[in-house]
RNA sequence: GUAAACCGGCCGAAAGGACGGGACACAAAGCAAGGGGCCUAAGGCAAACGCACUACGCUAUGGCAGCCCAGCCGCCG
Numbered sequence: 001g002u003a004a005a006c007c008g009g010c011c012g013a014a015a016g017g018a019c020g021g022g023a024c025a026c027a028a029a030g031c032a033a034g035g036g037g038c039c040u041a042a043g044g045c046a047a048a049c050g051c052a053c054u055a056c057g058c059u060a061u062g063g064c065a066g067c068c069c070a071g072c073c074g075c076c077g
Stems, first nucleotide, its partner, number of pairs: 001026002006021003010017002024066001030072002034069003037064003043059003
């Protein structure tokens, strides 16, 4: 210097995000989605049904940088 969990209200289908409070931690817990990995599934596909309802599978164009690698910048001693 940053600010986890948790709490508040806002955005979002969700994951999650920004803001306020709050501090678990962190030399990079700064920036950034290039490579992995992880999260969500609105929409689409499949299935089922066929009156309606409920549950379920696949999928990122959505996310996570405080998951790892790589890249850029970087305090004191």

This is a predicted structure of a 77-nucleotide RNA (c-di-GMP-I riboswitch aptamer) from uncultured Acutalibacter sp.
Rfam family: c-di-GMP-I riboswitch aptamer. Rfam links the family to the GO term cyclic-di-GMP binding.
Of the family's consensus pairs, 100% are formed in the model.
The organism belongs to Acutalibacter, within Bacteria.
Model confidence (mean pLDDT): 84 of 100.
The RNAcentral record of the sequence draws on MGnify.